Model confidence (mean pLDDT): 87 of 100. Predicted 3D model of a 465-nucleotide part of an RNA (small-subunit ribosomal RNA, 3' major domain) from an uncultured candidate division WWE3 bacterium. It matches the Rfam family "Bacterial small subunit ribosomal RNA".
Context: one part of a larger RNA
RNA sequence: UGACGGGGGCCCGCACAAGCAGCGGAGCGUGUGGUUUAAUUCGAUGUUACACGAAGAACCUUACCUGGGUUUGACAUGGACGUGGUAGCGAAGCGAAAGCGGAGCGACCCUUCGGGGAGCGUUGACAGGUGCUGCAUGGCUGUCGUCAGCUCGUGCCGUGAGGUGUCGGGUUAAGUCCCGUAACGAGCGCAACCCUUGCCCUUAGUUACAAGUGUCUAAGGGGACUGCCGGCGGGAAGCCGGAGGAAGGUGGGGAUGACGUCAAGUCAGCAUGGCCUUUAUAUCCAGGGCUACACACACGCUACAAUGGUCGGUACAAUGGGCAGCCAAGCCGCGAGGCGGAGCGAAUCCCAGCAAAGCCGACCCCAGUUCGGAUUGCAGGCUGCAACCCGCCUGCAUGAAGCCGGAGUUGCUAGUAACCGCGCGUCAGCUAUAGUGCGGUGAAUACGUUCCCGGGCCUUGUACA
Numbered sequence: 001u002g003a004c005g006g007g008g009g010c011c012c013g014c015a016c017a018a019g020c021a022g023c024g025g026a027g028c029g030u031g032u033g034g035u036u037u038a039a040u041u042c043g044a045u046g047u048u049a050c051a052c053g054a055a056g057a058a059c060c061u062u063a064c065c066u067g068g069g070u071u072u073g074a075c076a077u078g079g080a081c082g083u084g085g086u087a088g089c090g091a092a093g094c095g096a097a098a099g100c101g102g103a104g105c106g107a108c109c110c111u112u113c114g115g116g117g118a119g120c121g122u123u124g125a126c127a128g129g130u131g132c133u134g135c136a137u138g139g140c141u142g143u144c145g146u147c148a149g150c151u152c153g154u155g156c157c158g159u160g161a162g163g164u165g166u167c168g169g170g171u172u173a174a175g176u177c178c179c180g181u182a183a184c185g186a187g188c189g190c191a192a193c194c195c196u197u198g199c200c201c202u203u204a205g206u207u208a209c210a211a212g213u214g215u216c217u218a219a220g221g222g223g224a225c226u227g228c229c230g231g232c233g234g235g236a237a238g239c240c241g242g243a244g245g246a247a248g249g250u251g252g253g254g255a256u257g258a259c260g261u262c263a264a265g266u267c268a269g270c271a272u273g274g275c276c277u278u279u280a281u282a283u284c285c286a287g288g289g290c291u292a293c294a295c296a297c298a299c300g301c302u303a304c305a306a307u308g309g310u311c312g313g314u315a316c317a318a319u320g321g322g323c324a325g326c327c328a329a330g331c332c333g334c335g336a337g338g339c340g341g342a343g344c345g346a347a348u349c350c351c352a353g354c355a356a357a358g359c360c361g362a363c364c365c366c367a368g369u370u371c372g373g374a375u376u377g378c379a380g381g382c383u384g385c386a387a388c389c390c391g392c393c394u395g396c397a398u399g400a401a402g403c404c405g406g407a408g409u410u411g412c413u414a415g416u417a418a419c420c421g422c423g424c425g426u427c428a429g430c431u432a433u434a435g436u437g438c439g440g441u442g443a444a445u446a447c448g449u450u451c452c453c454g455g456g457c458c459u460u461g462u463a464c465a
Stems, first nucleotide, its partner, number of pairs: 001465002003462003007459007015449002019412005026302008034293002042053002064288007073126001077125001079123005088105002093100002108117003128277002131275003137271002139266003142262001144260001149188006155164003167180004194254004199222007209212001225248001228242005304405001308364007320351003325344002327341001330339003371402001376397007418441007
């Protein structure tokens, strides 16, 4: 000087407490461990791995395994030699394909007419590697933590490492500001500037609708600053209250992440030092595997029902996407879907009369049920060369566990939690119940800081560094 303490003081955070809904029990989905396997590719693996890399594993992807092929190679740049029956196309035959094979067909550009170029063949440099090392690295990322800290210049103190400033009092979300002060300033952080939302004004009006002082769309601007008033306070910073106001004390949310820590993560996104490999650790193909299954864990979905289920009627959204596309009307089919062809590269047309929870009415009456919808049988549809391993959807039948879950444990302080549906990306299709957005309905509770976890400042002890 740090770090640490089952030392102390002050303070903060859904940290506890208060409350609401869950997880842990069931079935299923997905990830992981383990086991199995020819292979079940690899990585992540306390918090900070485990719906993570993966925003799409039937083939491909694909890195793994089995088998079958090729060797200057699937891909690049030079060198040497050769090159018209050359480049290119390619029959029979073998084959799962890759590939082998080679009948036959058969070219190009420039030229000073010597030749040169492209392409191809041989050869040799090489090429290639998701092979190793994230403890050789760049870049990017997580975490403490959006915590309030981390430093510098000069001065001063100290033999010095260092200290001071950065401390004390008050205040704040904040090292925010005020006052004091051997310090005076400054930088990175905080805040503000940025985006969005909420109010108003101006401008413009199609493809928008309630058709004009409106909504809406989208450009610009205004507005909030403790500015005004009162009290408290050092006549300070500021705090408490009030007015006006759409909004009041950082209005709500986002983006923004200091110096560093964890030799944290990634050599498999990329780049890259070193090492290793070269008829193989490269590369092509077919098939299999990544999907296995005594078991254990994690994240989810659906439930166990009456604040409910089913049936009928009836409303009210927003964000988005669309030409290898979205797909209207109409017709066929119980349905998935098929036929059809209008419109639309879109405020126009389509998904989409776009919701569901909700509201109105009927049935069910506490039953393993008209709860629940796992599992299995049969029959279909779609995508796609192809759906056995191993896709999704539909119809009929089947109708499991499950009666609210042990110890323990998670999230959340308001348009939040909870419940409800909708879109999108990836994508031929899909395993999405995931991810990421969107709106609808809309709570409860916070005495307080003793305790648990994490953090900040000051102080104290130390045999730690």